The RNA shown here (transfer RNA) has 73 nucleotides and comes from Candidatus Omnitrophica bacterium 4484_70.1. The coordinates come from a structure-prediction model, not an experiment, and the mean pLDDT is 81. The RNAcentral record of the sequence draws on ENA. The organism belongs to Candidatus Omnitrophota, within Bacteria. It matches the Rfam family "tRNA". By type it is a transfer RNA.

[in-house]
RNA sequence: GGGCCCAUAGCUCAGUAGGUAGAGCACCAUCCUGAUAAGGUGGGAGUCAGUGGUUCGAGCCCACUUGGGCCCA
Numbered sequence: 001g002g003g004c005c006c007a008u009a010g011c012u013c014a015g016u017a018g019g020u021a022g023a024g025c026a027c028c029a030u031c032c033u034g035a036u037a038a039g040g041u042g043g044g045a046g047u048c049a050g051u052g053g054u055u056c057g058a059g060c061c062c063a064c065u066u067g068g069g070c071c072c073a
Base pairs, nucleotide, nucleotide: 001072002071003070004069005068006067007066010025011024012023013022019056027043028042029041030040031039049065050064051063052062053061
């Protein structure tokens, strides 16, 4: 220098034709218990890496940028 992949909640990840963003664990409250753990119930938490573009509508499509990984030279 060229090519490919990844970036979504605190963590690990889903989101499979573009149509209101989800799960598990963790966290908070509460029930249960003599008290913990486990278990039950409820709850909070994300500008979907950034900037533009396409579209009535973008996590998803396009371009560029940033960070990480791999391959080739």